Record summary: This is a predicted structure of a 72-nucleotide RNA (transfer RNA) from a Chloroflexota bacterium. The source organism's lineage runs through Bacteria, Bacillati and Chloroflexota. Its mean pLDDT, the model's own confidence on a scale to 100, is 81.

[in-house]
RNA sequence: GCGGGCAUGGUGUAGUGGUAACACAAAACCCUUCCAAGGUUUUGUCACGGGUUCGAGUCCCGUUGCCCGCUC
Repeated sequence: GCGGGCAUGGUGUAGUGGUAACACAAAACCCUUCCAAGGUUUUGUCACGGGUUCGAGUCCCGUUGCCCGCUC
């Protein structure tokens, strides 16, 4: 330099065009003499910029970062 893949809460992941979800973690409360465990509730997410569409996490283009392969 060329090609391919990946990017979703703090972490690990699901979601193949129609209200973004699960687990763990965190916070508050309950329980307990205290801690742990357990219960209830809450917070928080589509890497960035465009395009297509009535509607985009999803499709298209570009950028950034990471990973793999090829060539010199």
RNAcentral records the identical sequence in 3 taxa.